[in-house]
Context: one part of a larger RNA
């Protein structure tokens, strides 16, 4: 290479934008570049293939015929694809009219806890554990009452609810901005769909530089447990956890399920819109779009299980895989302040 796969067996990129490149709605009109054909040339001879013929037979020879593809050139053909023209509107955009939301970023405000500081009561023990010590406390602790400070984080509402492209996002209130989805159908008229490289973001840890610093809490130190205990338990506590501005760019970054579109039985729930009976009106019931979930039909699957939110049936585009250990390591080269990240083998071995 053909082929075969990627939820859980090796395989979907963390997420998204988006140049090039692929691939592309319906329905005319034109050229003919792929595409069909029709002649005409030529693809040397040997050889291969049919049919004969000489060597006794074959191998070997010789002779005849024939075919298929290729390239050129010429004439046609228009269904598809490509290309030009001129027109549609169902895809996709814009505009209008609603609507729900922890989306994002700033900024202000709250309360309850917490833990210190002061000041009142009070007096002997609090703490802690499977028991217990370290440990705090007669220099007055814990307990309880005002009162002031501070930094986090936002109980109930809270829901297989809700928003967001992932990462993620929760008291309130304000300003600023982005996306969705419903209804209508008014504009534009394939503008679409994916996307190698490349851009962008991208939890937590960890870096840098400056602030903060209540509570937690790696390292540490102590006390237990134990044979030992560099642990699990207890008491202490530095970095960090918070903000600013930079870096890193990696997670079991999971739906372990790459993005689009169309198609295929149903039931039960829920959020958001919209419209019908109906009513004074809301509600409830019903149908319509759009999410989120749950059970299951054909179908698929090794089997668990997927099942209109597909793992079904197709079609287009990308990623990625080829036994296991060696190993995401060597080295090399890019980025990074480092830490290390990307990319990534071979030897040798089962």
């Nucleotide at each position: 290479u053909u082929g075969g796969g990627c939820g859980u067996a090796a395989a979907g990129g963390g997420u998204c934008c988006g140049c090039a490149g692929g691939u592309g709605g319906a329905a005319c009109u034109g050229a003919a570049a792929g595409u069909c054909u029709g002649c005409u040339g030529u693809u040397a001879a040997a050889g291969a293939a049919u049919c004969u013929g000489g060597c006794u037979c074959a191998a070997c020879c010789a002779g005849a015929u024939a075919a298929a593809a290729g390239c050129a050139g010429u004439g046609g053909a228009a269904a598809c694809u490509a290309c030009a023209g001129a027109a549609c509107u169902a895809g996709a955009g814009u505009a209008c009219g609603g609507u729900a939301g922890g989306g994002g970023c700033a900024g202000a405000a709250g309360g309850a806890a917490u833990u210190c500081c002061u000041g009142g009561u009070g007096u002997a023990g609090c703490g802690g554990u499977g028991a217990a010590a370290u440990g705090c406390g007669u220099a007055g602790a814990u307990a309880u009452c005002a009162g002031g400070a501070a930094g986090a984080a936002c109980a109930c509402c809270g829901g297989u609810g809700g928003c967001g492209a992932a990462a993620g996002c929760g008291u309130u209130c304000u300003g600023c901005u982005a996306g969705a989805c419903c209804g209508a159908g008014a504009c534009u008229g394939a503008c679409a769909c994916u996307g190698a490289g490349g851009g962008a973001c991208g939890a937590a840890a960890g870096c840098u530089a400056g602030g903060g610093g209540a509570g937690c809490g790696a390292a540490u130190g102590g006390g237990a447990u134990u044979a030992g205990a560099u642990a699990c338990c207890c008491c202490a506590g530095u970095a960090g956890u918070c903000c600013u501005a930079g870096c890193c760019g990696u997670a079991a970054a999971c739906g372990a399920u790459g993005g689009a579109u169309a198609c295929u039985a149903g039931g039960c729930g829920u959020g958001g819109c919209c419209u019908g009976u109906a009513u004074c009106g809301a509600c409830c019931c019903g149908a319509g779009c759009c999410g989120u979930g749950c059970c299951g039909u054909a179908g698929c699957u090794a089997a668990c299980g997927c099942g209109u939110u597909a793992a079904g049936u197709a079609u287009c585009c990308c990623g990625c895989c080829u036994g296991g250990g060696g190993a995401g390591u060597a080295c090399g080269c890019a980025c990074g302040c480092a830490a290390g990240u990307g990319u990534g083998a071979a030897a040798c071995u089962c």
The part of an RNA shown here (small-subunit ribosomal RNA, central domain) has 350 nucleotides and comes from a metagenome.